Context: one part of a larger RNA
RNA sequence: GGAUGAACGCUAGCGGCAGGCUUAACACAUGCAAGUCGAACGGUAACAUAGAGAGCUUGCUCUCUGAUGACGAGUGGCGAACGGGUGCGUAACGCGUAUGCAACCUACCUAUAAUCGAGGGAUACCCCAGAGAAAUUUGGAUUAAUACCUCAUAACACUACGAGAUCGCAUGAUUUUGUAUUUAAAACUCCGGUGAUUGUAGAUGGGCAUGCGUGACAUUAGCUAGAUGGUAGGGUAACGGCUUACCAUGGCAACGAUGUCUAGGGGUUCUGAGAGGAAGAUCCCCCACACUGGUACUGAGACACGGACCAGACUCCUACGGGAGGCAGCAGUGAGGAAUAUUGGACAAUGGAGGCAACUCUGAUCCAGCCAUGCCGCGUGAAGGAUGACGGCCCUAUGGGUUGUAAACUUCUUUUAUACAGGAAGAAACCUUUCCACGUGUGGAAAGCUGACGGUACUGUACGAAUAAGCACCGGCUAACUCCGUGCCAGCAGCCGCGGUAAUACGGAGAGUGCAAACGUUGUUC
Repeated sequence: GGAUGAACGCUAGCGGCAGGCUUAACACAUGCAAGUCGAACGGUAACAUAGAGAGCUUGCUCUCUGAUGACGAGUGGCGAACGGGUGCGUAACGCGUAUGCAACCUACCUAUAAUCGAGGGAUACCCCAGAGAAAUUUGGAUUAAUACCUCAUAACACUACGAGAUCGCAUGAUUUUGUAUUUAAAACUCCGGUGAUUGUAGAUGGGCAUGCGUGACAUUAGCUAGAUGGUAGGGUAACGGCUUACCAUGGCAACGAUGUCUAGGGGUUCUGAGAGGAAGAUCCCCCACACUGGUACUGAGACACGGACCAGACUCCUACGGGAGGCAGCAGUGAGGAAUAUUGGACAAUGGAGGCAACUCUGAUCCAGCCAUGCCGCGUGAAGGAUGACGGCCCUAUGGGUUGUAAACUUCUUUUAUACAGGAAGAAACCUUUCCACGUGUGGAAAGCUGACGGUACUGUACGAAUAAGCACCGGCUAACUCCGUGCCAGCAGCCGCGGUAAUACGGAGAGUGCAAACGUUGUUC
């Protein structure tokens, strides 16, 4: 000198963009953060419409009907493994990079081929009877499905046994064909489709393996029995000591094994001419975790943040028998700390889940609020103005210098602020209506609808210098000097050093210098 997720002191007008618990992965009140589908099903608790009946005050009331729109709870499907948070653990195939799988999986999506036959028994909800303070839960009867199950059908699917062909990178791989065996499905419908099953391929996403790279310490020198390899079985989507039995005695290490300490990794960031050094906030990719520890279930996918079970610590409710809970999601609270924000708005846009769609949900996201934390931009007026005023300060001084064009005053201007008026873009789709093509449900065209931000940005008019400057320094390094006070005292100080009666170094004043809505100090880093 540069930099910073900074803090502290003093000061403070505006705007744009960015950033904002670095500490206790400490504990959490309250609200919200994941639902959706009636075009799968039984249905109808509530609401609205419609219909029927009765009463009569003749346009109201009551009852019934799932009939329609819709819809609480329930069955069922999909989603909840994403998105969001944090960096505890991890020195590792965790990450980065480059390859491989002749050792693998992949819901939804796309293409393609074939298929969707016949039956069966249940079970929630509702109802009835109980138990319990509650959480919740037991029994009985009845009932549906795209829920569950049986049989059939079966291909290019699986498995077994054969026969060929081609190829290779060792184990072998691919492919043709024969026989046998095994395994499917779901329907709904606005009648056009949507959906379901099996197979193949694609795409996407993932899993595994390998080469190389990726801290400190030798004041850690030996480490290892599932340990290294083999055979067989089991298990996995898949190879594999992944696991089990048996057999062998191996495997790693001074080119640093093992151990201890520290640490998420990278893209990148800061600095530096570079080589390097330091760092890993924000954004993107990967990994790991979800009160602590363990475990599996469901599922295409989890060993699952707002799922389940067990144990533990802690908190809360209790009728003392027993229950409920997990902010490292967004806000917010306490504590800790030098220190870090609103219990805000909207789904208008982008994206996601479900749905034919309308739409619903979305603290993702987009916005707004607070904070000079940073960067950038703008302003606090402009021009003229000498009587060089007053006042202040200084001077061996009845004058002069400086403050100083500074002020007053004159003439202008009006960014920003204030008032008034107007007022966006971000939005075009989906959807509705009409038309065209024609593949008859797709594509295209036209019109209509949709804005949280926000009456914001922006524009115009009016008014008037009106609403707006501080901080540090002034001995040398280092830009900027005099007076007074003090008298090794009080104090200053980054280093050298200053102060003991003339202090340009302390404190105040005047003047000056540097920066400027900032300026200084401290911490950290090059």